[in-house]
RNA sequence: GGAAUUCUUCGGGGCAGGGUGAUACGAUAACGUAGAUUCCCGACCGACGGUGAUCUGGCGAUCAAUGAAUGCCAGAAAGUCCGUGACCUGCGCAAGCAGCUGAUCCGGUGUGAGUCCGGAACCGACAGUAUAGUCUGGAUGAGAGAAGAAAGCG
Numbered sequence: 001g002g003a004a005u006u007c008u009u010c011g012g013g014g015c016a017g018g019g020u021g022a023u024a025c026g027a028u029a030a031c032g033u034a035g036a037u038u039c040c041c042g043a044c045c046g047a048c049g050g051u052g053a054u055c056u057g058g059c060g061a062u063c064a065a066u067g068a069a070u071g072c073c074a075g076a077a078a079g080u081c082c083g084u085g086a087c088c089u090g091c092g093c094a095a096g097c098a099g100c101u102g103a104u105c106c107g108g109u110g111u112g113a114g115u116c117c118g119g120a121a122c123c124g125a126c127a128g129u130a131u132a133g134u135c136u137g138g139a140u141g142a143g144a145g146a147a148g149a150a151a152g153c154g
Base pairs, nucleotide, nucleotide: 001153005150006149007148008147009146010145017041018040019039023034024033025032026031043134044133045124046123047084048083049082050081054076055075056074057073058072059071079122080121088099089098090097091096104120105119106118107117108116126137127136128135
């Protein structure tokens, strides 16, 4: 410096507030009570790796110089840009393999914007239930991956 391999730990967030009333119960003449985080208004949330013109910290050279431009290193930085994972479907005794898998525009700055700034939008597995991204459940599961240790190698 650090490949294979093994082990350990970690590894997803979210309906405030209001309206309606399917339905249930009581009464049965009128009606009363309960009743959706699913409907309507509105509120809220954003896994992992990569990229990244932004931010932060550090280093070095030049120079008279605190310092600035430029350079190098490290860290943070995208729900809708590229890819991964969960769910689901098929095959398989199994390990696993294959398939499927959502959503962004406008303006600004600029040589350049898919990432910056401003604005307005949009998206979100399956099962249950009054129609669910947010409730309950499979799930004290699985997992992309992150950190650390051991081992062995050069």